[in-house]
The part of an RNA shown here (small-subunit ribosomal RNA, central domain) has 350 nucleotides and comes from an uncultured bacterium. RNAcentral holds the full RNA, with entries from ENA and SILVA. Rfam family: Bacterial small subunit ribosomal RNA.
Context: one part of a larger RNA
RNA sequence: CUGGGCGUAAAGGGCGUCUAGGCGGUCAGUCAAGUCAGUCGUGAAAGUCCUUGGCUAAACUGAGGAAAGUCGACCGAUACUGAUUGGCUAGAGGGACGUAGAGGGAAGCGGAACUCUCGGAGUAGCGGUGAAAUGCGUAGAGACCGAGAGGUACCUCGAUGGUGAAGACAGCUUCCUGGGCGUCUCCUGACGCUGAAGCGCUAAGGCCAGGGGAGCGAAGGGGAUUAGAUACCCCCGUAGUCCUGGCUUCAAACUAUGUGGGCUUGGUGUCGGCUCCCGAUAGAGAGUCGUUGCCGGAGCUAACGUGUUAAGCCCACCGCCUGGGGAUUACGUCCGCAAGGAUGAAACUC
Numbered sequence: 001c002u003g004g005g006c007g008u009a010a011a012g013g014g015c016g017u018c019u020a021g022g023c024g025g026u027c028a029g030u031c032a033a034g035u036c037a038g039u040c041g042u043g044a045a046a047g048u049c050c051u052u053g054g055c056u057a058a059a060c061u062g063a064g065g066a067a068a069g070u071c072g073a074c075c076g077a078u079a080c081u082g083a084u085u086g087g088c089u090a091g092a093g094g095g096a097c098g099u100a101g102a103g104g105g106a107a108g109c110g111g112a113a114c115u116c117u118c119g120g121a122g123u124a125g126c127g128g129u130g131a132a133a134u135g136c137g138u139a140g141a142g143a144c145c146g147a148g149a150g151g152u153a154c155c156u157c158g159a160u161g162g163u164g165a166a167g168a169c170a171g172c173u174u175c176c177u178g179g180g181c182g183u184c185u186c187c188u189g190a191c192g193c194u195g196a197a198g199c200g201c202u203a204a205g206g207c208c209a210g211g212g213g214a215g216c217g218a219a220g221g222g223g224a225u226u227a228g229a230u231a232c233c234c235c236c237g238u239a240g241u242c243c244u245g246g247c248u249u250c251a252a253a254c255u256a257u258g259u260g261g262g263c264u265u266g267g268u269g270u271c272g273g274c275u276c277c278c279g280a281u282a283g284a285g286a287g288u289c290g291u292u293g294c295c296g297g298a299g300c301u302a303a304c305g306u307g308u309u310a311a312g313c314c315c316a317c318c319g320c321c322u323g324g325g326g327a328u329u330a331c332g333u334c335c336g337c338a339a340g341g342a343u344g345a346a347a348c349u350c
């Protein structure tokens, strides 16, 4: 001395749950497996190292010693780890009472807009663009009024806001249902943390079956633009987008920052509780617990930046990285209806 790392350089698993495993608060007793000490045994020879001897020297070689072990037995020690017994309440969970919320599922209802159909009234344009044209319209369009039908999304409130593990979640009402936060400190008494596998969830797109189809709109057709225009702009428009059931499992699934815990100057907002004070209707202020932002100190950082929501100082456990290309590849295996997904090299080359 016995790796270094993962916000942006390669690198945090998309998210959760749980098994094995790893790790584990506080006090006392017992045991003595780990651990430590002593004694004995053993660790063949050669080789290695040290001291010496023999060939004129060396190589070579003789002798003696050392070194070499997760080693064995016995006898001890008990701080720590472990095992076990009995306690504790600061971790964790429960209870009581409150409380906020687009958290999830189902059913019902509503208004605005849009398109279509019908009726009224009415006449020559409408639409679209940078400018046009395709398109629609005298078979009466567009604009206006009324009625009806249909499908989708929910204006304002709305936020730098809230909820959720993540994906994500927003009109209103009802029913079913998950989680959180606060106060009391009443109960249990370490019941905890992490988590390879496994299992579940997972936007959009895509697939299968059956519905639905207003608007939008990959593909496709047409009009423009252009040297060309397989585009950007315009007019149409199929799948799809919507619903039910079942698959697919991939995202810049991002805070590009794994989860849990402890510790470490501050300022100022925000949302949800609780307490106190003034006021006693409203409201203003102070404190405190939790959430979510901004600014910033020390420290950290290659810098940018980060900074009690750490990327600071530490602990536990998991995942991952190890020059660029080859390679989100090949082969094999597993999964999938398919599309494809997961795992994942090498030659060669710089």
Stems, first nucleotide, its partner, number of pairs: 003322004007304002012318001014201004021194003025088007033081002035077002038074004042069001048066007091191001092188003095184005103177007110154001114150007125136002162169002205248007215241002220236004258317006266295004271290006278283001299306002323350003332343004